RNA sequence: UGAGGAGGCCAGGCAAUCGCGGCGCGCGGCGCCCUGUUUCGCAUGGGGCGGCGUGGCGUCGAGGAAAGUCCGAACUCCAUAGAGCGGGAUGCUGGUUAACGGCCAGUGGGGGCGACCCCAAGGAAAGUGCCACAGAAACAUACCGCCCGCGGCCGGCGCGAGCCGGUGGCGAGCAAGGGUGAAAUGGUGAGGUAAGAGCUCACCGGCAGCCGGGUGACCGGCUGGCCGCGGUAAACCCCAUCUGGAGCAAGGCCAGACAGGGAGAGCGGCAUCCUGGCUAUGCCAGGUGCCCGCGGGUGGCUCGCCCGUCAACUCCCGGGUUGGCCGCAUGAGGUGGCGGGCAACCGCCAUCCCAGAGAGAUGAUUGCCGCGCGGCGCCUCGUGAGGGACGCGGCGCACAGAAUUCGGCUUACGGCCGCCUCAGACC
RNA sequence: GCCGGCGUAGCUCAAUGGCAGAGCAACGGUUUUGUAAACCGUAGGUUGUCGGUUCGAGUCCGACCGCCGGCU
Numbered sequence: 001u002g003a004g005g006a007g008g009c010c011a012g013g014c015a016a017u018c019g020c021g022g023c024g025c026g027c028g029g030c031g032c033c034c035u036g037u038u039u040c041g042c043a044u045g046g047g048g049c050g051g052c053g054u055g056g057c058g059u060c061g062a063g064g065a066a067a068g069u070c071c072g073a074a075c076u077c078c079a080u081a082g083a084g085c086g087g088g089a090u091g092c093u094g095g096u097u098a099a100c101g102g103c104c105a106g107u108g109g110g111g112g113c114g115a116c117c118c119c120a121a122g123g124a125a126a127g128u129g130c131c132a133c134a135g136a137a138a139c140a141u142a143c144c145g146c147c148c149g150c151g152g153c154c155g156g157c158g159c160g161a162g163c164c165g166g167u168g169g170c171g172a173g174c175a176a177g178g179g180u181g182a183a184a185u186g187g188u189g190a191g192g193u194a195a196g197a198g199c200u201c202a203c204c205g206g207c208a209g210c211c212g213g214g215u216g217a218c219c220g221g222c223u224g225g226c227c228g229c230g231g232u233a234a235a236c237c238c239c240a241u242c243u244g245g246a247g248c249a250a251g252g253c254c255a256g257a258c259a260g261g262g263a264g265a266g267c268g269g270c271a272u273c274c275u276g277g278c279u280a281u282g283c284c285a286g287g288u289g290c291c292c293g294c295g296g297g298u299g300g301c302u303c304g305c306c307c308g309u310c311a312a313c314u315c316c317c318g319g320g321u322u323g324g325c326c327g328c329a330u331g332a333g334g335u336g337g338c339g340g341g342c343a344a345c346c347g348c349c350a351u352c353c354c355a356g357a358g359a360g361a362u363g364a365u366u367g368c369c370g371c372g373c374g375g376c377g378c379c380u381c382g383u384g385a386g387g388g389a390c391g392c393g394g395c396g397c398a399c400a401g402a403a404u405u406c407g408g409c410u411u412a413c414g415g416c417c418g419c420c421u422c423a424g425a426c427c
Numbered sequence: 428g429c430c431g432g433c434g435u436a437g438c439u440c441a442a443u444g445g446c447a448g449a450g451c452a453a454c455g456g457u458u459u460u461g462u463a464a465a466c467c468g469u470a471g472g473u474u475g476u477c478g479g480u481u482c483g484a485g486u487c488c489g490a491c492c493g494c495c496g497g498c499u
């Protein structure tokens, strides 16, 4: 100098003028209430409360992602959130946390020369499915091929028995080689054999057992030919763990307005119970309790639970409203210090209060300064390529706007700082 | 604000993880005096984008982009 890798920090600053939103104080005017004056009322003085307005003052006023709504929670309602099935999510180990699919530390695998980065990383010896085309065969097979035996034909040699070579047929063996494919039954080498083959041996890989280390994932060593066992679970599935549903338009309160109508199923049974009546050792009516049934809620189903059984609830049609308040910001809160831990994170102490609404407030202009990038001028160092200082003027300073609130993830995006790696040049 | 669904040719839609098709439209030809219809043929696709799983992705998984719908 170039190319990279990881991490931290900032999110331009100050002033003036104009402007926006919340809250508090002041002021103005309106309404209501109490009270004084008055016989009463009107009027008026004093006090309080509530909206509204305010070109008066004070104070506060977006983010690292406020975004996407992808996870996890808080909170609220439905049982206090219950059981089973089904569904969903997660998936190496340990830790962290309110919780998580997040984060931290490690293990194993993969990528990169390296700094370093990436991984949905349980099970394919429970079962099922799929593996197109090609190929003999995609999970139990042999196309070409290799080898042995039998008999046939052809050619050659031989006096002959026969021998050699070729060819196709039948039977048996093999899986080394060829070829196909993304993938072909451990790999390489040697021995062995008719040809071959973990058949045997050495090394490598895998598996099983034992020993040692580690909390554990796992690692290391020894032994055993043990080599059976293709891939796919972001295919069904199995295993383990977690999991009820809805969402602040949740939900609660107040005020106002209106018009209701239809559909959905018992006049069930029992009672040493209670009351009343009567034609009185029973019957009737009403109530109460229990059981059964039915309806509704528990947003997949069953059970359970709760509510109702003559009026709730659900559905449909129709009508009214489009207001106010709470929820709603003191919180798993921020900042600083100390301590524990490799870290994520945790504990203690001190200190601070920090937006919030309603279709939704943070902005604009000017000046100065800061940072970055070109240009011009000028000075200086150097033989030179080039380096450094100063001045003038220009351009730029991103992505983006809270809406119930937090913890993460993902995505968008400007700059600064130091650290590390590789390559080249120079000393 | 909260929640749900969809994206394939110009349009409307198909497609078990295995060569992306159909109808209409477009273009060329035949037929006709000419047009339409009919018949024959042709072209047209980064399957919204990017990554991952897999031998192989329109399809399975994740992130992003766009569109549509519901809830007081």
Base pairs, nucleotide, nucleotide: 001423002422003421004420005419007417008416009415010414012369013368014367015366016365017364018363020061021060022059023058024057025056026054027053028052030050031049032048033047034046035045036044063399067410068409070408071407072406073405074404075247076246077245078244082303083302084301085300087243088242089241090240091239092106093105094104095103096102107121108119109118110117111116122238123237127236128235129232130231131230143178144177145174146173148171149170150169152167153166154165155164156163157162186204187203188202189201190200191199205227206226207224208223209222210221211220212219213218251326252325253324254323260317261316262315263314264313266292268291269290270289271288273287274286275285276284277283278282293309294308295307296306297305298304333352334351335350336349337348338347339346340345370397371396372395373394375392376391377390379388380387381386428498429497430496431495432494433493434492437451438450439449440448445482453469454468455467456466457465475491476490477489478488479487
Predicted 3D model of RNase P RNA and transfer RNA as a complex of 499 nucleotides. It holds a member of the Rfam family "Bacterial RNase P class A". By type it is a ribozyme. The prediction has a mean pLDDT of 76.